[in-house]
Context: one part of a larger RNA
RNA sequence: CCUCUGUUAAGGAACUCGGCAAAUUAACCCCGUACCUUUGGAAGAAGGGGUGCCUGCGUAGCUGUGUGUGCUUGCACACAUGGUGAGAAGGUUGCAAGAAAUCGGCUCAAGCGACUGUUUACCAAAAACACAGGUCUCUGCGAACGCGAAAGCGGAAGUAUAGGGGCUGACUCCUGCCCAGUGCCGGAAGGUUACGAGGAGUGGUGUGCGUAGCCACGAAUCUAAGCCCCGGUGAACGGCGGCCGUAACUAUAACGGUCCUAAGGUAGCGAAAUUCCUUGUCGGGUAAGUUCCGACCCGCACGAAAGGAGUAACGACUUGAGCGCUGUCUCGACAGAGGACUCG
Numbered sequence: 001c002c003u004c005u006g007u008u009a010a011g012g013a014a015c016u017c018g019g020c021a022a023a024u025u026a027a028c029c030c031c032g033u034a035c036c037u038u039u040g041g042a043a044g045a046a047g048g049g050g051u052g053c054c055u056g057c058g059u060a061g062c063u064g065u066g067u068g069u070g071c072u073u074g075c076a077c078a079c080a081u082g083g084u085g086a087g088a089a090g091g092u093u094g095c096a097a098g099a100a101a102u103c104g105g106c107u108c109a110a111g112c113g114a115c116u117g118u119u120u121a122c123c124a125a126a127a128a129c130a131c132a133g134g135u136c137u138c139u140g141c142g143a144a145c146g147c148g149a150a151a152g153c154g155g156a157a158g159u160a161u162a163g164g165g166g167c168u169g170a171c172u173c174c175u176g177c178c179c180a181g182u183g184c185c186g187g188a189a190g191g192u193u194a195c196g197a198g199g200a201g202u203g204g205u206g207u208g209c210g211u212a213g214c215c216a217c218g219a220a221u222c223u224a225a226g227c228c229c230c231g232g233u234g235a236a237c238g239g240c241g242g243c244c245g246u247a248a249c250u251a252u253a254a255c256g257g258u259c260c261u262a263a264g265g266u267a268g269c270g271a272a273a274u275u276c277c278u279u280g281u282c283g284g285g286u287a288a289g290u291u292c293c294g295a296c297c298c299g300c301a302c303g304a305a306a307g308g309a310g311u312a313a314c315g316a317c318u319u320g321a322g323c324g325c326u327g328u329c330u331c332g333a334c335a336g337a338g339g340a341c342u343c344g
Stems, first nucleotide, its partner, number of pairs: 001339008010330002014328001019325001027051005036041001038170001052092004061084011093097001105323007112315002117129002133168007145154003171310004176240003181237002183233005190228003196222002201217005241259005268302001269299001280296005
């Protein structure tokens, strides 16, 4: 000097990205316990007090079994014998009595996710995944769907209160407008249209021409789905405006004009896990606060199942604040163990 362990005056987070680490707390009994709440919780909330041994005393009480008596026949009483077992009061030892060990620190506020659960075996445990619940859609059974050239199997020895797929994610209050584009569903009048049918007509052969026959090409016309077309559909993919003017101070604009659109963002929320400008402005907390909480709304670029807003309970989650506590620090010091060093 390093690692580990322990103690530490005064102060007590001044340390630090951050109370990281450490310390505090801790068991049992008694008292006592707020906001909020889905009435279950919150709650061991918080905050207090007690704890050994002796006498009392194996006592009071509670309770099992047996016997006897009484009767309103399952109760009461008495006796016997077991189990369990306080508390008051007094005394007593020690620095200290749950004397060791084991053994919650607590509170307030906010975000996210309802919850228990699951996950990157070996850098991530979370706000990610799942979830019960909601909703859309497919599927009538040789089901849909999946695996497989197929047979066949799963689905399922199930049958729409079932099974598959998508999205959302307890609960509460809700879930607005747009069907122009894309998708899906329905429709069938018309247009387009393959194979096929059809066969006007044309050519070849027919040993000179040519009939028949045979061969080849082939117009009109008929003809499915699809597409065009006509409708529907958003908890389908998705989308949800601009400019100008206007009120008796100013400012602002309930109001008006105009252009464009399929329709121009409703409720709620909002500098937010989303706000660039930005440490926005105001208020709170601090002596001092780019973080935090409450508001405002000028939302660069929230917004309603890629759900919106709340929410008790829960969380090795994230953020801010406080009490307690401490070698985290002011600022170090000391002790022990093992290394380091020397010899072997």

Large-subunit ribosomal RNA, domain IV from Ktedonobacter racemifer DSM 44963, 344 nucleotides, folded computationally. NCBI's taxonomy places the organism under Bacteria, Bacillati, Ktedonobacteria, Ktedonobacter, Ktedonobacter racemifer. Its Rfam family is "Bacterial large subunit ribosomal RNA".